[in-house]
Molecule: transfer RNA
Organism: Propionibacteriaceae bacterium
RNA sequence: GCCCCUAUAGCUCAGCGGCAGAGCUGCGGACUUUUAAUCCGUAGGUCGCGGGUUCGAAUCCCGCUGGGGGCA
Numbered sequence: 001g002c003c004c005c006u007a008u009a010g011c012u013c014a015g016c017g018g019c020a021g022a023g024c025u026g027c028g029g030a031c032u033u034u035u036a037a038u039c040c041g042u043a044g045g046u047c048g049c050g051g052g053u054u055c056g057a058a059u060c061c062c063g064c065u066g067g068g069g070g071c072a
Stems, first nucleotide, its partner, number of pairs: 001071007010024004018055001026042005048064005
């Protein structure tokens, strides 16, 4: 330098055009002599950034940036 993959909650990830979700973590509560475990509730997002397409974009297209890999 060229090519491919990837970026979504504090962490690990799902979501593949039509309301942004799960698990863990955090917070509150139930239970327990207490802790742990279990159960219930709850909080948490400019969907990396900038454009484009579309009635509508996390999702499709282009560029940039970060991460990973391959070729040279």